[in-house]
RNA sequence: UGCUUAUCCAGAGAGGCGGAGGGAACUGGCCCUGUGAAACCUCAGCAACCGAUCCAUUCGGAUACGGUGCUAAUUCCAAAAGCGUGCACGGCUUUGAAGAUAAGUU
Numbered sequence: 001u002g003c004u005u006a007u008c009c010a011g012a013g014a015g016g017c018g019g020a021g022g023g024a025a026c027u028g029g030c031c032c033u034g035u036g037a038a039a040c041c042u043c044a045g046c047a048a049c050c051g052a053u054c055c056a057u058u059c060g061g062a063u064a065c066g067g068u069g070c071u072a073a074u075u076c077c078a079a080a081a082g083c084g085u086g087c088a089c090g091g092c093u094u095u096g097a098a099g100a101u102a103a104g105u106u
Base pairs, nucleotide, nucleotide: 002105003104004103005102006101007100008099013043014042015041016040021032022031023030027078028077029076044071045070046069049067050066051065052063053062054061055060075098079095080094081093082092083091
């Protein structure tokens, strides 16, 4: 870097530093931001994918010790088909694209 599988409407923030952007990318919207953005550091927390330990042993469950991850808004929203509606807005279901994370593999 690519591939495969699983999950993605739940959950969880303070301080330091920094000084203008940020929400993956294009476009459009919407939003956050000098009452201080990103990045980085510290501490805290969330979750339970993998390992570990324990229980059960049919599926599994617990702990949160280790490896990751995460801590504004559904992955912030966007596509297609169907349902529904007098129409629009909005809503619901399924699928897809792109992406994120984990595990495995090349």

Overview
This is a predicted structure of a 106-nucleotide RNA (SAM riboswitch aptamer (S box leader)) from Sporolactobacillus vineae DSM 21990 = SL153. NCBI's taxonomy places the organism under Bacteria, Bacillati, Bacilli, Sporolactobacillaceae, Sporolactobacillus vineae. Model confidence (mean pLDDT): 82 of 100.